[in-house]
């Protein structure tokens, strides 16, 4: 320097052919229990890593930047 792969709630990870974000765990409130923990019922928390661009419309497609890992020189 040159190729690749990732970047989505507090962790971890889905997201199909472009059509208004889900899931587990965490965490918060009932229930439960002498108390705790297991279970159960609910409920908050993302605008998808930054900017721009195509589109009636972008997590998904294109451009640039970062940022982390792997290969190669």
């Nucleotide at each position: 320097g040159g190729g690749c792969a990732a970047u989505u709630g507090a962790c971890u990870c889905a997201g199909c052919u472009g059509g208004u974000a889900g899931a587990g765990u965490a965490c918060c409130u009932c229930c439960g229990u002498c108390a705790c923990a297991u279970g159960g019922a609910g409920g908050g928390a993302g605008u998808c890593g930054g900017g721009g661009g195509u589109u009636c419309g972008a997590g998904u497609c294109c451009c640039u930047c970062a940022u982390u890992g792997c290969c190669c020189a």
About this RNA:
Transfer RNA from Christensenella sp. UBA3944, 73 nucleotides, folded computationally. Its Rfam family is "tRNA". The family's RNA type in Rfam is transfer RNA. Rfam links the family to the GO term triplet codon-amino acid adaptor activity. It was read from a public genome assembly. Lineage of the source: Bacteria > Bacillati > Bacillota > Christensenellaceae > Christensenella. The coordinates come from a structure-prediction model, not an experiment, and the mean pLDDT is 81.